The part of an RNA shown here (small-subunit ribosomal RNA, 3' major domain) has 477 nucleotides and comes from an uncultured bacterium.
Model confidence (mean pLDDT): 84 of 100.
It matches the Rfam family "Bacterial small subunit ribosomal RNA". Rfam links the family to the GO terms structural constituent of ribosome and ribosome.

[in-house]
Context: one part of a larger RNA
RNA sequence: UGACGGGGGCCCGCACAAGCGGUGGAUUAUGUGGUUUAAUUCGAAGCAACGCGCAGAACCUUACCCGGGCUUGAACUCCUACGAACCCUACCCAAAAGUGGGGGUGCUCUUCGGAGAAUGUAGAGAGAGGCGCUGCAUGGCUGUCGUCAGCUCGUGUCGUGAGAUGUUGGGUUAAGUCUCGCAACGAGCGCAACCCCUAUCGUCUGUUGCCAGCAUUAAGUUGGGCACUCUGGCGAGACUGCCUGGGUUAACCAGGAGGAAGGUGGGGAUGACGUCAAGUCCUCAUGGCCCUUAUGUCCGGGGCUACACACGUAAUGCAAUGGUACAUACAAAGGGAUGCGAACUCGCGAGGGGGAGCUAAUCUCAAAAAGUGUAUCUCAGUCCGGAUUGGAGUCUGCAACUCGACUCCAUGAAGUUGGAAUCGCUAGUAAUCGCGGAUCAGCACGCCGCGGUGAAUACGUUCCCGGGCCUUGUACU
Numbered sequence: 001u002g003a004c005g006g007g008g009g010c011c012c013g014c015a016c017a018a019g020c021g022g023u024g025g026a027u028u029a030u031g032u033g034g035u036u037u038a039a040u041u042c043g044a045a046g047c048a049a050c051g052c053g054c055a056g057a058a059c060c061u062u063a064c065c066c067g068g069g070c071u072u073g074a075a076c077u078c079c080u081a082c083g084a085a086c087c088c089u090a091c092c093c094a095a096a097a098g099u100g101g102g103g104g105u106g107c108u109c110u111u112c113g114g115a116g117a118a119u120g121u122a123g124a125g126a127g128a129g130g131c132g133c134u135g136c137a138u139g140g141c142u143g144u145c146g147u148c149a150g151c152u153c154g155u156g157u158c159g160u161g162a163g164a165u166g167u168u169g170g171g172u173u174a175a176g177u178c179u180c181g182c183a184a185c186g187a188g189c190g191c192a193a194c195c196c197c198u199a200u201c202g203u204c205u206g207u208u209g210c211c212a213g214c215a216u217u218a219a220g221u222u223g224g225g226c227a228c229u230c231u232g233g234c235g236a237g238a239c240u241g242c243c244u245g246g247g248u249u250a251a252c253c254a255g256g257a258g259g260a261a262g263g264u265g266g267g268g269a270u271g272a273c274g275u276c277a278a279g280u281c282c283u284c285a286u287g288g289c290c291c292u293u294a295u296g297u298c299c300g301g302g303g304c305u306a307c308a309c310a311c312g313u314a315a316u317g318c319a320a321u322g323g324u325a326c327a328u329a330c331a332a333a334g335g336g337a338u339g340c341g342a343a344c345u346c347g348c349g350a351g352g353g354g355g356a357g358c359u360a361a362u363c364u365c366a367a368a369a370a371g372u373g374u375a376u377c378u379c380a381g382u383c384c385g386g387a388u389u390g391g392a393g394u395c396u397g398c399a400a401c402u403c404g405a406c407u408c409c410a411u412g413a414a415g416u417u418g419g420a421a422u423c424g425c426u427a428g429u430a431a432u433c434g435c436g437g438a439u440c441a442g443c444a445c446g447c448c449g450c451g452g453u454g455a456a457u458a459c460g461u462u463c464c465c466g467g468g469c470c471u472u473g474u475a476c477u
Base pairs, nucleotide, nucleotide: 002476003474004473005472007471008470009469010468011467012466013465015461016460019425020424021423022422023421026316027315028314029313030312031311032310033309034307035306042053043052064302065301066300067299068298069297070296077126078125079123080122081121082120086103087102088101089100090099091098107116108115109114129291130290132289133288134287138285139284140280141279142278143276145274150189151188152187153186154185155184156165157164158163169180170179171178195268196267197266198265200236201235202234203233204232206230209226210225211224214223215222239262242256243255244254245253246252318418322377323376324375325374326373327372328371334365335364336363339358340357344353345352346351384415389410390409391408392407393406394405395404431453432452433451434450435449436448437447
């Protein structure tokens, strides 16, 4: 100087408290451990591994296992020889591979002999290849403390020196934010602001959007209009600017006015110096080491989906604030030409037929659901709950046995609110309800978004956890 303390002081954070809803009990889904296995590929390991890499394992993916093949190789560059390339077709095989038959000559240059480009076959090696090892050799990227308010430098001054000062102190702030003081004076990286979305208004733009008045229609359907909604460009607006009080006359704080919005309006992007030899050599790149008829490579099948068990994360429930039936209302944000697919029609249904329209503010996915109205069930393992199993089907795909999703009929398990313990959340939040998208042939209870309905509580900082500043002790540095 730091680090640490079951030392002290001050101060923050859903840290506790006050509340609301969960997890831990059940079933299922999913990840992990373990066990099993020919293989159950590999990585991730307290917070910060465990619905994580995987935005989607039937084949492929695929790295694993078994079996069948290849050895200049599946892909790349160079050399030699031959044949243009390529197309059709037979046999064999699980496929990969292998063995034949037929057709067929082009392009550029040309001294008409041929040469060359592209592509194929054969051969030789230089070299390829490796998801093999080392993340404790690395780059890059990422997590975490933490969006915490800190981390430093130049000159000066002090100290023999390590170093200190500045950065401490009085106030104040979300903030090393600002202010006053001070042997310090300045500066840099962070904070804030500049960026994006959202909340209000003006203006421009009126089609595919909208419809006040007029006409018209089943319907903004059409004429007409661009006022309104909306679309998206440009601008205005919020700055403690104004008032009162407090404060050191300061910074600032409390209240008020006006305002759509008030003191950072709400949300996002943005992550300082560094810490954890944190994570990743299996995204990629890369040093070193290792393999080279195999640790490379092609193919068929299997496995990653196993199952006594243990844990994490979720979904669905245990019901009446509910279940069921019928009727009926209101979104936002997105996707869609190998695609979205309407009307109509067949089927109880998944779906089939059909093919209008749409390169999409035009057409379409598309029905929003909770809600509201009416009826019924009357507390029961039930008209709750839906696991499991049997049967029959649909769709995708070369192919649903291992191992897809969905539908219908039947079956109806556990479960009556969950021990110790533990998690999230402070407002359009929690809770609850549906909708969309990426991946994707197919497959979503996961993930990433979108809107609808819409709470309770915060006295306070004694305590638990994490953090910041000052100070103190120390046999640690």